Predicted 3D model of a 73-nucleotide RNA (transfer RNA) from a Chloroflexota bacterium. Its Rfam family is "tRNA". The family's RNA type in Rfam is transfer RNA. Rfam's curators write: Transfer RNA (tRNA) molecules are approximately 80 nucleotides in length. Rfam links the family to the GO term triplet codon-amino acid adaptor activity. Model confidence (mean pLDDT): 81 of 100. The organism belongs to Chloroflexota, within Bacteria.
RNA sequence: GCCCCGUUAGCUCAGCGGAUAGAGCACUCGCCUUCUAAGCGAGGAGUCGUCAGUUCGAGUCUGACACGGGGCG
Repeated sequence: GCCCCGUUAGCUCAGCGGAUAGAGCACUCGCCUUCUAAGCGAGGAGUCGUCAGUUCGAGUCUGACACGGGGCG
């Protein structure tokens, strides 16, 4: 330098162009328990890497760039 994959909640990841963007774990509060853990219930937490483009509509499609991983030279 070229090619491929990835980037969504604190972490691990889902998410057919049209839902209020979700799950598990973690966290907070409550219940339960002598106490803790476990269990049960509720809750908070997101500029969907950045900037553009396409579209009536983009987390999803296109381009450039950034970061991480892999391959080739």